Predicted 3D model of a 476-nucleotide part of an RNA (small-subunit ribosomal RNA, 3' major domain) from an uncultured bacterium. The coordinates come from a structure-prediction model, not an experiment, and the mean pLDDT is 82. Rfam family: Bacterial small subunit ribosomal RNA. The full RNA is in RNAcentral, with records from ENA and SILVA.
Context: one part of a larger RNA
RNA sequence: AGGCGGAAGCCCGAACAAGCAGUGGACCAUGUUGCUUAAUGCGAGAGUGAGCGCAGUACCUUACCCAGGCUUGACAUGCUUGUCUUAAUGCUUCUUUCGAAAGAAAGAAGAAUCCUACGCAAGUAGGAGGGCAAGCACAGGUGUUGCAUGGCCGUCGUCAGCUCGUGGUGUGAAUCGUAACCUUAAGUGGCACAACGAGCGCAACCCCUAUCCUGUGUUACAUGUGUCACAGGAGACUGCCGGGUAUAACCUGGAGGAAGGCGGGGAUGACGUCAGGUCUGCAUGGCCCUUAUGCCUGGGGAUGCAAACAUGGUACAAUGGUAGCUACAACGAGAAGCAAAGGCGUGAGCCGGAGCAAAUCUCUAAAAAGCUACCCCAGUUCGGAUUGAAGGCUGCAAUUCGCCUUCAUGAAGCUGGAAUUGCUAGUAAUCGCGGGUCAGCUACACCGCGGUGAAUACGUUCUCGGGCUUUGCACU
Numbered sequence: 001a002g003g004c005g006g007a008a009g010c011c012c013g014a015a016c017a018a019g020c021a022g023u024g025g026a027c028c029a030u031g032u033u034g035c036u037u038a039a040u041g042c043g044a045g046a047g048u049g050a051g052c053g054c055a056g057u058a059c060c061u062u063a064c065c066c067a068g069g070c071u072u073g074a075c076a077u078g079c080u081u082g083u084c085u086u087a088a089u090g091c092u093u094c095u096u097u098c099g100a101a102a103g104a105a106a107g108a109a110g111a112a113u114c115c116u117a118c119g120c121a122a123g124u125a126g127g128a129g130g131g132c133a134a135g136c137a138c139a140g141g142u143g144u145u146g147c148a149u150g151g152c153c154g155u156c157g158u159c160a161g162c163u164c165g166u167g168g169u170g171u172g173a174a175u176c177g178u179a180a181c182c183u184u185a186a187g188u189g190g191c192a193c194a195a196c197g198a199g200c201g202c203a204a205c206c207c208c209u210a211u212c213c214u215g216u217g218u219u220a221c222a223u224g225u226g227u228c229a230c231a232g233g234a235g236a237c238u239g240c241c242g243g244g245u246a247u248a249a250c251c252u253g254g255a256g257g258a259a260g261g262c263g264g265g266g267a268u269g270a271c272g273u274c275a276g277g278u279c280u281g282c283a284u285g286g287c288c289c290u291u292a293u294g295c296c297u298g299g300g301g302a303u304g305c306a307a308a309c310a311u312g313g314u315a316c317a318a319u320g321g322u323a324g325c326u327a328c329a330a331c332g333a334g335a336a337g338c339a340a341a342g343g344c345g346u347g348a349g350c351c352g353g354a355g356c357a358a359a360u361c362u363c364u365a366a367a368a369a370g371c372u373a374c375c376c377c378a379g380u381u382c383g384g385a386u387u388g389a390a391g392g393c394u395g396c397a398a399u400u401c402g403c404c405u406u407c408a409u410g411a412a413g414c415u416g417g418a419a420u421u422g423c424u425a426g427u428a429a430u431c432g433c434g435g436g437u438c439a440g441c442u443a444c445a446c447c448g449c450g451g452u453g454a455a456u457a458c459g460u461u462c463u464c465g466g467g468c469u470u471u472g473c474a475c476u
Base pairs, nucleotide, nucleotide: 001476002475003473004472005471007470008469009468010467011466012465013464015460016459019423020422021421022420023419026314027313028312029311030310031309032308033307034305035304042053043052064300065299066298067297068296069295070294073138077137078136079135080134081133082132083131084130085129091110092109093108094107095106096105097104098103113128114127115126116125117124118123140289141288143287144286145285149283150282151278152277153276154274156272161200162199163198164197165196166195167176168175169174181190182189206266207265208264209263211234212233213232214231215230216229217228237260240254241253242252243251244250316416320375321374322373323372324371325370332363333362334361337356338355342351343350344349382413387408388407389406390405391404392403393402429452430451431450432449433448434447435446
């Protein structure tokens, strides 16, 4: 100087407390372990793995397994020889044989570059280019090492810290600056001081949002100082007043204001830590394979199932369920697309095809809420797992292994042990809607959007994590 302490002081944080809703019990979905398997591909492992890489596992993807095939190769550049360019083992089209395909073998037809010289022309000769065969350099590798690496990412942590120059102190390692006091979300600021300054962080500059103004006005609204949309501005700065404090920084109350002391949210992540994660996104050193650890194809597997864990969905009901009627959104998406009206079907859906590259048309019905009626506390008109039958859709193909519909079936479950999670306001809870991926879908996931809309915080003793100072140490 660090690190650590069941050492002290000060302080902070959805850390505890005060609350609300959960998880842990049931069923299902997804991921993981384990087991099984020809294979059940690989990685991720306390926090910081486990609805994670995967924003889409029937084939493909695909890296795994079985079987069949190819060997300069599915892809790149170059060299040698031969051959074709007067057309073949190549190209295009077609046919035949073996085959599941890939591939192997055979046949038919068709088409095919440029330059130079000679030549009237047909053409001949040479060269370039192109094709094929054989051979050689090489290609290729999701093979290995994330403890050889780049890049990117997680984490402490949006925590308030981490440093430097000059100078001072010390034999020196080092230290002061960067203690203390007050203050702040903040090493934020004030004050003081052997320090004086500066840098990376903090804050601000950027974006969205809440109010107003101005301009513009189609496709929005409907006839106007309007709504809405777009663009540009204004506005908030402790600016004003009272109190506190050290007359400071700042704190507290108030006025005005749409908004008040960082208004709310986002982007933004210092020096570094964990030899953290990734060689299977990509790049890349070394090592390894080279008729195979490369490449192609068919099929299977990744979806298996005594059990365990993690994250979610649906419930156990009356603040509810069912039936009918009836309101009110926002974000978005659309051409190999979104698809209206109308018709058919109990329905999924089908027929149909108006309109729309979209403030114009479509997806689009918002749902919870409200009104009316029934149910009357029951394993039920709760709950919907499971299973049977019949259908629909996508796709070459739904058996392994898709989604949806209708009818029937109607399991567990009566609020969940120890333990444990999230959240401080338009938040939690609850309700639906959209999007990406995508032929379809395993989405209950993820990323967004709006509707309804709470409770509680005495406080910092305790638990966890963190910051600063002091102190102890058999540690470095």